[in-house]
Molecule: transfer RNA
Organism: Haloarcula sp. S1AR25-4
């Protein structure tokens, strides 16, 4: 110094061909317990790495940056 991958909720991942941003655990609140934990039921998410750009319409495609992961030199 070069590359290929990955950056989405407090963590852990999805999101198919660009078309309504979810899913698990966590966390809240009730049932149940002697209480605690398990179970059950209901809830709650100001979330898409940053900054342009393309389109009527971007997590998703362009362009640069950043940062982590592995290769190469």
């Nucleotide at each position: 110094g070069g590359a290929a991958c990955g950056a989405u909720a407090g963590c852990g991942c999805a999101a198919c061909c660009g078309g309504g941003a979810g899913c698990g655990c966590a966390c809240c609140g009730g049932c149940c317990u002697g209480a605690a934990g398990a179970g059950c039921c209901g809830g709650c998410g100001u979330g898409u790495c940053c900054a342009g750009g393309u389109u009527a319409g971007a997590g998703u495609c362009c362009u640069g940056g950043u940062c982590g992961u592995u290769c190469c030199a």